Notes
SAM riboswitch aptamer (S box leader) from Viridibacillus soli, 107 nucleotides, folded computationally. It matches the Rfam family "SAM riboswitch aptamer (S box leader)". From the family's description: The SAM riboswitch is found upstream of a number of genes which code for proteins involved in methionine or cysteine biosynthesis in Gram-positive bacteria. Lineage of the source: Bacteria > Bacillati > Bacillota > Bacilli > Viridibacillus.
RNA sequence: UUCUUAUCCAGAGGGGGGAAGGGACUGGCCCGGUGCACCCCCGGCAACGGACUGAUUGAUAAUCAGCACCGUGCUAAUUCCAACGAAGAACAUUCGGGAGAUGAGAA
Numbered sequence: 001u002u003c004u005u006a007u008c009c010a011g012a013g014g015g016g017g018g019a020a021g022g023g024a025c026u027g028g029c030c031c032g033g034u035g036c037a038c039c040c041c042c043g044g045c046a047a048c049g050g051a052c053u054g055a056u057u058g059a060u061a062a063u064c065a066g067c068a069c070c071g072u073g074c075u076a077a078u079u080c081c082a083a084c085g086a087a088g089a090a091c092a093u094u095c096g097g098g099a100g101a102u103g104a105g106a107a
Stems, first nucleotide, its partner, number of pairs: 001107008013042005021031003026082003043075003048071003052066005079099001084096004
């Protein structure tokens, strides 16, 4: 990088450095000198994978529950909203898809 698969309306911030951007892209709408991005430190959230514990079991398989030690991830706004298609009188609303993000597996 590509493919497969699960999830995405919940949750969780302080300090130091740094100086003007950031929220993927496009259109909106927001955030930002009361300090963006990014880097470091210390917290926190969650529970995807591993470990461990318990239940079911013939089983060291599998499923479920727990835990939070390890590996990731995350810590403004639903993935901020929309975008393409369908239903609909509709710029209401609902559903589906695409794209993206994260985990796990594979090439």